A computed fold for a 485-nucleotide part of an RNA from a metagenome, annotated as small-subunit ribosomal RNA, 3' major domain. The full RNA is in RNAcentral, with records from SILVA. Its Rfam family is "Bacterial small subunit ribosomal RNA". Gene Ontology terms of the family: structural constituent of ribosome and ribosome.

Context: one part of a larger RNA
RNA sequence: UGACGGGGGCUCACACAAGCGGUGGAGGAUGUUGCUUAAUUCGAAUCAACGCGUAGAACCUUACCAGGACUUGACAUGCUGGUGGUAGGACCCGGAAACGGGAACGACUCUCCUUACGGAGAGAGCCAGCACAGGUGUUGCAUGGCUGUCGUCAGCUCGUGCCGUGAGGUGUCGGGUUAAGUCCCAUAACGAGCGAAACCCCUGUUGCUAGUUACCAACGGGUCAUGCCGGGGACUCUAGCGAUACUGCCGGUGUCAAACCGGAGGAAGGUGGGGAUGACGUCAAGUCAUCAUGGCCCUUACGUCCUGGGCCGCAAACGUCCUACAAUGGCCGUUACAAAGGGUUGCCAACCCGCGAGGGGGAGCUAAUCCCAAAAAGACGGCCUCAGUUCGGAUUGUAGGCUGAAAUUCGCCUGCAUGAAGCUGGAAUCGCUAGUAAUCGCGGAUCAGCUAUGCCGCGGUGAAUGUGUUCCUGAGCCUUGUACA
Numbered sequence: 001u002g003a004c005g006g007g008g009g010c011u012c013a014c015a016c017a018a019g020c021g022g023u024g025g026a027g028g029a030u031g032u033u034g035c036u037u038a039a040u041u042c043g044a045a046u047c048a049a050c051g052c053g054u055a056g057a058a059c060c061u062u063a064c065c066a067g068g069a070c071u072u073g074a075c076a077u078g079c080u081g082g083u084g085g086u087a088g089g090a091c092c093c094g095g096a097a098a099c100g101g102g103a104a105c106g107a108c109u110c111u112c113c114u115u116a117c118g119g120a121g122a123g124a125g126c127c128a129g130c131a132c133a134g135g136u137g138u139u140g141c142a143u144g145g146c147u148g149u150c151g152u153c154a155g156c157u158c159g160u161g162c163c164g165u166g167a168g169g170u171g172u173c174g175g176g177u178u179a180a181g182u183c184c185c186a187u188a189a190c191g192a193g194c195g196a197a198a199c200c201c202c203u204g205u206u207g208c209u210a211g212u213u214a215c216c217a218a219c220g221g222g223u224c225a226u227g228c229c230g231g232g233g234a235c236u237c238u239a240g241c242g243a244u245a246c247u248g249c250c251g252g253u254g255u256c257a258a259a260c261c262g263g264a265g266g267a268a269g270g271u272g273g274g275g276a277u278g279a280c281g282u283c284a285a286g287u288c289a290u291c292a293u294g295g296c297c298c299u300u301a302c303g304u305c306c307u308g309g310g311c312c313g314c315a316a317a318c319g320u321c322c323u324a325c326a327a328u329g330g331c332c333g334u335u336a337c338a339a340a341g342g343g344u345u346g347c348c349a350a351c352c353c354g355c356g357a358g359g360g361g362g363a364g365c366u367a368a369u370c371c372c373a374a375a376a377a378g379a380c381g382g383c384c385u386c387a388g389u390u391c392g393g394a395u396u397g398u399a400g401g402c403u404g405a406a407a408u409u410c411g412c413c414u415g416c417a418u419g420a421a422g423c424u425g426g427a428a429u430c431g432c433u434a435g436u437a438a439u440c441g442c443g444g445a446u447c448a449g450c451u452a453u454g455c456c457g458c459g460g461u462g463a464a465u466g467u468g469u470u471c472c473u474g475a476g477c478c479u480u481g482u483a484c485a
Base pairs, nucleotide, nucleotide: 001485002484003482004481005480007479008478009477010476011475012474013473015469016468019432020431021430022429023428026323027322028321029320030319031318032317033316034314035313042053043052064309065308066307067306068305069304070303073132077131078130079129080128081127082126083125088105091102092101093100094099108123109122110121111120112119113118134298135297137296138295139294143292144291145287146286147285148283150281155194156193157192158191159190160189161170162169163168174185175184176183200275201274202273203272205243206242207241208240209239210238211237215232216231219230220229221228246269249263250262251261252260253259325425329384330383331382332381333380334379335378341372342371343370346365347364351360352359353358391422396417397416398415399414400413401412402411438461439460440459441458442457443456444455
């Protein structure tokens, strides 16, 4: 100087408390361990591995296994030699394919010679050979890059000066204050940098400009009806430029300070809400399987191709979720109100067929125009009356549909039948402070299809509790002890 303490002081955080909803029990989905296996490819391991890499494992992917094949190679560059019936190649044979063998036909570019037919040479391609390619082989404890985490915590440093033999200290401590090393005061320190804040984006209010594909108040026309038409530029909205919030104003407290408390005005008030943004560093944290890369290793194989299988295997254990156990509910009918997205090898309307998945059909749309599209919870009416039930939907049988060469291992969806466990879950444990939790649906990426209940977004309905810091956990500053570095 740090680190540590079941030392102290001060402070903070959904850390606890207060409250709401869960997990732990059930069934299923998914990841992991273990076991099994020819293989069940590999990595990730407390928080910070375990719906993680994987935003799509039937083939492909694929790295694994079995079998069958290739050897300058699936891919790059260079050199040497050869090559016109050359390159390519319908077709034939063997084969599961890859591959191996045969084969009709049969080229391209440039230069020269030639009347022409054609000939000679060079190139491309191909063949043989040599250098080399190739490796998801190994080392993340050789590395770059990227990332997680402490933590959006308030810290981490420098120049000069001063103090100290020196390591180093001071500044950065102290008194207040703040979300903040934020600001003020004080001060052997005076200044500065990286962080904090601000600048950026979304959202909340408003003005101006603009007015189609959006809008429709007034006027006119028209319809069973609809901004449907003329038109309008008011409104909604769209999207560009501005304005607005600064403790600016008032009162109080405070050291005449910084600031804090209350109030006015205001759409919004003290950082308005949310996002992006992550200091010096820590964990020899993670990644050699995104990529790059040193060393080591393989080279008729640890490279490459193909068929099939596996990654989906199931006594068991754990994590994360979904659906429930019902009446604040389930079912049936009728009826409202979103936002954000996607769409031309695409989204697919009307209409017809089918109980349905779906099929036929073909209008419109390269989209504020058309389509996906129905939002759902909600509202209104009806049935059920507390039961393993009109709860719950696992499992299984059967009949179908769709994608795709191909759904057996191993896809999704529909109809009918079947209806399991489950009556609120032990010890323990998680999230959340407001448009949040809870709950309800909608969209997207990946994608032929989908095992999505995942992930990333969007809106609808919409709470309770806390104004405390004794305790648990973590963190910051000061101080103290130490046989630790």